[in-house]
Context: one part of a larger RNA
Molecule: small-subunit ribosomal RNA, 5' domain
Organism: uncultured bacterium
């Protein structure tokens, strides 16, 4: 001197971009944050109409094959929080998988034949305060099962060739064995044949994972020896996949002063802040990985999880209760309370940008755009400009001559950043889609139509008015700035030195002045 996710003190005009629980991984009312669907069956009500009737009503028809609800398919393993835990199962970086796995996507190839039993919903009936459960009986699929076909898959045995890294890898071929499926809308008048979504199987991309190795990552030696699945090995088992990852047996081994073992602290990194640099400190926002999800501990379904808003133990804690028994998990996004120097709306759209399903219309998104607080920051404006001396008045100083504030005010010209009234009025939205041409084996091309939370916001004109808008700290000496008065080792000041005991430039208040400036001191940490 820089810098901050600061906070306190006095201070306050305004836009723009950012930015905001650093502390209780405290505990949490209430809303809302994951649902969608041209697969399947069953299927309401409100309201409206209509007949009958004096009316209550009752029947039909609409609403409507719609809502809720179920059976399935996909999603929910993504996005979004947090940094408890972790010093190495993590991070970065460079490999490596001849040890592997990837739904949806794209690209080739082939295929999809024949039966079958069930079940939820609904209905009935039963338990229970609820939560919820049992039973009976009914019924569908793109749920489920079962057979058929079946190789380039996979498994066993072999040949033959090329590689190569030890087990082998590809690629040709011989036997054997094992496994598949589903159809529903839709176009073309109709039905066919076809075409589009959709099913099976296999190959290859591609996209994302797992696993494994090399280096590289804090501080204690007042932590020196650790270690029996512990180190290899044969064999099994396990896994998508090597491996003591697990087991039986058999050998005795493997780390360590080049710090092993213990303990302390910590998410890692690209960054970021300093600094000529080389280091040093750091890891708020924002990208990428990892970990976590009330504590522990565990499978299940899936391509993916050992799963934040999913199950199942078990604990603590809230909460309901008919005492018998049950519900909960904001380290999503508002918002409560606690802690704390300290951190914000229970706000608006899904317009655009992104995910999810859907053929698609279109649903669902507290992702995400926006908007509100907050000088928290950093950028920018403005608080008016030019003229104006007799140096008005007024205030300090004063030797009482006088001198300072000072062109400073007043007054006169002006100007509109701003401000307050009026009018106009945005980019971000052209794309699916829909309607017309075109063209084509389609998906393509043109041209209309229609969609904004932010917002009547920015921004632009025209009127009006100097009018709403400036402080905060210092002034011994380091350091730019000085007199008066009170005080009298008292009050107090202080970053170091030091000031204060009767003329204090060091304290307290005026006047003056220096320095920054919508901020300007202090605290704290960092370099």
């Nucleotide at each position: 001197g820089g810098a901050c996710g600061a906070a306190c003190g006095c201070u306050g005009g305004c836009g723009g971009c950012g930015u905001g629980c650093c502390u209780a991984a405290c505990a949490c009312a209430u809303g809302c944050a994951a649902g969608u669907c041209u697969g399947g069956g069953a299927g309401a009500a409100a309201g409206g109409g209509a007949u009958a009737g004096c009316a209550a009503u009752a029947u039909c028809c609409u609403g409507a094959g719609u809502a809720a609800a179920c059976c399935g398919g996909c999603g929910a393993a993504c996005g979004g929080g947090u940094g408890a835990g972790u010093a190495a199962u993590a991070c970065g970086u460079a490999g490596g998988u001849a040890a592997c796995c990837u739904a949806c996507c794209u690209u080739g190839a082939a295929a999809a034949c024949g039966g079958g039993g069930a079940u939820a919903a609904c209905c009935c009936g039963c338990c229970g305060a609820a939560a919820g459960g049992c039973g009976g009986a009914c019924u569908a699929a793109u749920a489920c099962c079962c057979g058929a076909u079946g190789a380039a898959a996979u498994c066993c045995u072999g040949a033959u060739g090329u590689a190569g890294c030890a087990u082998u890898a590809c690629a040709u071929u011989a036997g054997g064995a094992u496994c598949a499926a589903a159809g529903g809308c839709u176009c073309c008048a109709a039905a066919a044949a076809g075409g589009g979504c959709g099913u099976u199987u296999c190959a290859a991309g591609a996209u994302g994972g797992g696993c494994c190795u090399g280096c590289g990552u804090c501080c204690c030696a007042u932590u020196a020896g650790g270690u029996a699945g512990u180190u290899g090995g044969c064999g099994g088992g396990g896994u998508a996949a090597a491996a003591g990852c697990c087991c039986a047996c058999c050998a005795a081994g493997c780390c360590u002063a080049c710090g092993a073992u213990g303990g302390g602290u910590a998410g890692c990194u690209g960054g970021u802040c300093u600094g000529a640099g080389a280091g040093g400190a750091u890891g708020a926002u924002c990208a990428g990985c990892c970990a976590c999800a009330c504590u522990g501990g565990a499978a299940c379904u899936g391509a993916g999880a050992c799963a934040c808003g999913g199950u199942c133990c078990a604990g603590a804690c809230u909460c309901c209760u008919a005492c018998g028994g049950g519900a909960g998990g904001c380290a999503g996004c508002a918002g409560u309370g606690a802690g704390g120097a300290a951190u914000a709306u229970u706000g608006c759209u899904c317009a655009a940008u992104g995910g999810g399903c859907g053929a698609a219309a279109g649903c669902c998104u507290g992702a995400a755009g926006c908007a509100g607080c907050g000088a928290c920051g950093c950028c920018g404006c403005g608080u008016g400009a030019g003229g104006g001396a007799u140096g008005a008045a007024a205030u300090c100083c004063g030797u009482u001559a006088g001198g300072a504030u000072g062109u400073a005010a007043a007054c006169c010209u002006c100007u509109g950043u701003g401000g307050a009234g009026a009018g106009g009025g945005a980019c971000g939205a052209a794309a699916g889609c829909c309607c017309c041409g075109c063209a084509u084996u389609u998906a393509g091309c043109g041209g209309g139509a229609a969609u904004g939370a932010c917002g009547g916001u920015a921004c632009c004109u025209c009127u009006u008015u100097a009018g709403a808008a400036a402080g905060c700290a210092c002034c011994g000496g380091c350091u730019a700035a000085c007199u008066a008065c009170g005080u009298g080792c008292c009050a107090g000041c202080a970053g170091c030195c030091g000031c204060g005991g009767u003329a204090a430039u060091a304290c307290g208040u005026a006047g003056g002045g220096u320095g920054c400036g919508a901020g300007c001191g202090u605290u704290g940490u960092c370099c």